This is a predicted structure of a 92-nucleotide RNA (c-di-GMP-I riboswitch aptamer) from Thermolongibacillus altinsuensis.

RNA sequence: AUAUCGAAUCGGCAAACUACUCGAAAGGGUAGGACGCAAAACUAAAGGGGCUAAAUCUAUUUUCAAAAUAGACAUGCCAGCCAGUUGCCCUU
Numbered sequence: 001a002u003a004u005c006g007a008a009u010c011g012g013c014a015a016a017c018u019a020c021u022c023g024a025a026a027g028g029g030u031a032g033g034a035c036g037c038a039a040a041a042c043u044a045a046a047g048g049g050g051c052u053a054a055a056u057c058u059a060u061u062u063u064c065a066a067a068a069u070a071g072a073c074a075u076g077c078c079a080g081c082c083a084g085u086u087g088c089c090c091u092u
Stems, first nucleotide, its partner, number of pairs: 003092001012037002017032006035080001041085003047082002049078003056072007
């Protein structure tokens, strides 16, 4: 320097759930809490995949200001789904 997370140490992060809060929702933030994690660090402004549908469009119905229902749709999200980038200690 490279590869490997394979036993250990010092530590680190924090799922579900609960409370408060932002949001139309998905989801996010803070506090508690630990299922797990060697990248559970960063990247959603350009790879794949997934979630949601406020607005918009279309259809139908009621009605003529508009409203309701259904379908489509990301410009909204998710990296603790895969992926990309960077990277600590120790052993070999």

The sequence was found by an Rfam model in a public genome assembly. It matches the Rfam family "c-di-GMP-I riboswitch aptamer". Rfam describes the family as follows. GEMM was predicted in a large-scale screen for bacterial structured RNA regulatory elements.